Predicted 3D model of a 471-nucleotide part of an RNA (small-subunit ribosomal RNA, 5' domain) from a Parcubacteria group bacterium. Rfam family: Bacterial small subunit ribosomal RNA. Its family is annotated with ribosome and structural constituent of ribosome in the Gene Ontology. Lineage of the source: Bacteria > Bacteria candidate phyla.
[in-house]
Context: one part of a larger RNA
RNA sequence: GGGUGAACGCUGGCGACGUGGAUAAGGCAUGCAAGUCGAGUGGGUUUAGACCCACGGCAGACGAGGUAGUAACAUGUAGGAACGUACUCCAAAGUCAGGAAUAAUCAGUCGAAAGGCUGAAUAAUACUUGAUAUCCCGCAAGGGGAAAGAUUUAUCGCUUUGGAAGCGGCCUGCACAAUAUCAGCUAGUUGGUGAGGUAAUGGCUCACCAAGGCUAUGACGUUUAGGGGAGCUGAGAGGCUGACCCCCACCGAUGGAACUGAGAAACGGUCCUUACUCCUACGGGAGGCCGCAGUCGAGAAUCUUCCGCAAUGGACGAAAGUCUGACGGAGCGACGUCGCGUGAUGGAUGAAGUGCUUCGGUACGUAAACAUCUUUUAUAGGGGAAGAAGUAAUUGACAUUACCCUAUGAAUAAGGGGCUCCUAACUCUGUGCCAGCAGGAGCGGUAAUACAGAGGCCCCAAGCGUUACCC
Numbered sequence: 001g002g003g004u005g006a007a008c009g010c011u012g013g014c015g016a017c018g019u020g021g022a023u024a025a026g027g028c029a030u031g032c033a034a035g036u037c038g039a040g041u042g043g044g045u046u047u048a049g050a051c052c053c054a055c056g057g058c059a060g061a062c063g064a065g066g067u068a069g070u071a072a073c074a075u076g077u078a079g080g081a082a083c084g085u086a087c088u089c090c091a092a093a094g095u096c097a098g099g100a101a102u103a104a105u106c107a108g109u110c111g112a113a114a115g116g117c118u119g120a121a122u123a124a125u126a127c128u129u130g131a132u133a134u135c136c137c138g139c140a141a142g143g144g145g146a147a148a149g150a151u152u153u154a155u156c157g158c159u160u161u162g163g164a165a166g167c168g169g170c171c172u173g174c175a176c177a178a179u180a181u182c183a184g185c186u187a188g189u190u191g192g193u194g195a196g197g198u199a200a201u202g203g204c205u206c207a208c209c210a211a212g213g214c215u216a217u218g219a220c221g222u223u224u225a226g227g228g229g230a231g232c233u234g235a236g237a238g239g240c241u242g243a244c245c246c247c248c249a250c251c252g253a254u255g256g257a258a259c260u261g262a263g264a265a266a267c268g269g270u271c272c273u274u275a276c277u278c279c280u281a282c283g284g285g286a287g288g289c290c291g292c293a294g295u296c297g298a299g300a301a302u303c304u305u306c307c308g309c310a311a312u313g314g315a316c317g318a319a320a321g322u323c324u325g326a327c328g329g330a331g332c333g334a335c336g337u338c339g340c341g342u343g344a345u346g347g348a349u350g351a352a353g354u355g356c357u358u359c360g361g362u363a364c365g366u367a368a369a370c371a372u373c374u375u376u377u378a379u380a381g382g383g384g385a386a387g388a389a390g391u392a393a394u395u396g397a398c399a400u401u402a403c404c405c406u407a408u409g410a411a412u413a414a415g416g417g418g419c420u421c422c423u424a425a426c427u428c429u430g431u432g433c434c435a436g437c438a439g440g441a442g443c444g445g446u447a448a449u450a451c452a453g454a455g456g457c458c459c460c461a462a463g464c465g466u467u468a469c470c471c
Stems, first nucleotide, its partner, number of pairs: 001471004006467005013340006019333002026296003030293003035058003040055006065251003075175006083168003088164008096130004105120006135144003149156002177223003184214003189211008226248004230241004253274001255272003276287004304330001306329003312326001313324004343373004353364004378408006387398001415460005420441003426455005436443002
């Protein structure tokens, strides 16, 4: 000198664009954040509409948040072979014949509640049996093994197979913090054979066999840490960092487990455990903001319990549409960057006042007053978009918007730090090694340009300084 997700002190007019819980992955009141489909099905309440319950389908594995853990095939990069894939697209074939239940409901009944239990009836794109098949296993013989309808006349589906795209699982080379005041580590350990398991390879698991494997080019241990694109700085090499945005990984009060499913070992699913909080009729139950707001706590410190689905995107749906704290916006904070303004021109009796003075004067100073002008901004009124695709109509949260016009009137708007040297900028008064200053050198003990006040000056400017950290 440059930089920051900054904080603190003094000060503070406006706008645009960004940005804002870095500490306690501490605890959380309240509301909302994941639903949708009647063109799959049964029922209930009302009937001009429609709404509700349940079965069923798809979604809920995305999106949003956080960085606790992890020194690792986590990440980055370059490759590899033994795999999977819902929705989407392309191609081919099929969609035949039956059956038994069950929920909501009704009746009864237990419980404070959460929630159950018994009996009766019923449907389906729910479940299930058989048939057939381009399919699978097998050298072959042979064996296994699928489907679902709906509304209405054209579609949407369903089953099987092959292919595509995208996505995902797995393996490997290289790169990847500190520490030797960590020197030896390892028995599923290293390899083989066989089996099991998986979508798939593999000690992934198991039986048997062999005795291997890693290590001073740092194993093992310990500490610290999410990785990258990137950001800051620097002439570069490099050093430091990993906020916002994007990609990947991991996590969802703690620890563990599986279920469902194309996909989860699942933030707003299930079960168990621990701690905590709440309800209780004391028998028993309920909960998980590291979603958006908000609250307490700790802290130097970080925002609204806002508006809207109009746009973009997502889920479901044939569609209309519904849902969407994603997102689009508004609000708060000079937290940052950029832009604008706080007036312009004239104006010497160099007014008054204040400071200094050699008492002559000199500085603030064209500064003010005063005159003329302008209206950015401000205030008020009027007009008024684009963003809307999909034009025939309808659809804008933002929005009393941006922007344009008119009116009023200099009207609404300047501070902070410094002035011994480094370092731009000096005098007076007070104080008297006191009070104090200070980044370093150093000032202060009676003439202090270094303390305090004043006048003047210097530097920046809606900011200016200080502190912390990086180059």